This is a predicted structure of a 73-nucleotide RNA (transfer RNA) from a Minisyncoccota bacterium. Lineage of the source: Bacteria > Bacillati > Minisyncoccota. It matches the Rfam family "tRNA". Rfam describes the family as follows. Transfer RNA (tRNA) molecules are approximately 80 nucleotides in length. By type it is a transfer RNA.
Formats: sequence, C1' cells, structure tokens
RNA sequence: GCCAUCUUAGCUCAGUUGGUAGAGCACUACUUUCGUAAAGUAGGGGUCCCCGGUUCGAUCCCGGGAGAUGGCU
Repeated sequence: GCCAUCUUAGCUCAGUUGGUAGAGCACUACUUUCGUAAAGUAGGGGUCCCCGGUUCGAUCCCGGGAGAUGGCU
C1' cells in the first nucleotide's frame, strides 16, 4: 500500500429484505434468611463509532472518515 470482516447498554452479543432497539451477565431496590450466598419480583442504564446522501421514515441502503481484527504484498 491492497483486500476482507467487524464497531449496538458497564461486559459478551442478538436484531430487522427500512417503521418507536432486545437478551444473558453485571448494577439498584424489594421478597425470602438470624445473616450472607443462591432463588424470585421489579427497576435504572443506549445520539446503535463519526459526517453527509437517499427516503415520509435509516441501527439497517449508498458515499466518505475513524478505530479493531485477520490476510496479501
């Protein structure tokens, strides 16, 4: 330098041939217990990496940029 894949909650990851974004773990509160853990119930937490474009509407499609991983040279 070129190619491919990826970037979504604190972490690990889903998601949708475009229509108000989810799970598990973690966190907080409560129930239970003499107490802790476990278990159960409820709750908080997101500019879907950034900037533009298309569209009535973009996490999703298109272009550019940034970063990560792998491969080639």